[in-house]
RNA sequence: UUCUUAUCAAGAGAGGCGGAGGGACAGGCCCAAUGAAGCCCGGCAACCGGCCCUGCAGGCAAUCAGCGUGAAGGGUAUGAUGGUGCCAAUUCCUUCAGAACCUGAGGUUCUGGCAGAUGAGAA
Numbered sequence: 001u002u003c004u005u006a007u008c009a010a011g012a013g014a015g016g017c018g019g020a021g022g023g024a025c026a027g028g029c030c031c032a033a034u035g036a037a038g039c040c041c042g043g044c045a046a047c048c049g050g051c052c053c054u055g056c057a058g059g060c061a062a063u064c065a066g067c068g069u070g071a072a073g074g075g076u077a078u079g080a081u082g083g084u085g086c087c088a089a090u091u092c093c094u095u096c097a098g099a100a101c102c103u104g105a106g107g108u109u110c111u112g113g114c115a116g117a118u119g120a121g122a123a
Stems, first nucleotide, its partner, number of pairs: 001123008013041001015040003021031003026094003042087003047083002050076005056070002059067002091115001096112007
């Protein structure tokens, strides 16, 4: 970099440094000196991996106890010093297709697609 797949309506500081920008792209619409980006601290979240608990299924053992397996649910981030990620606005909204409804060119809602972000796996 490309491909596959899951998720994207919740959550997260009125701290320090820093100084003008930022919200991916385009169009909008916003945020910003009552201070942007970035860095630090702080916080949020169970995606991979881990740990714990619960009942279930089948297996071993079989007097009971017990052992380990599988899928499911729940908890755990001061988990255990594991790997990431995230912390304005629904991925801030829309950009393509279809459907329903309203409507004079247009609009609203829903579904799907495209694009993007993050995790996991692969090339």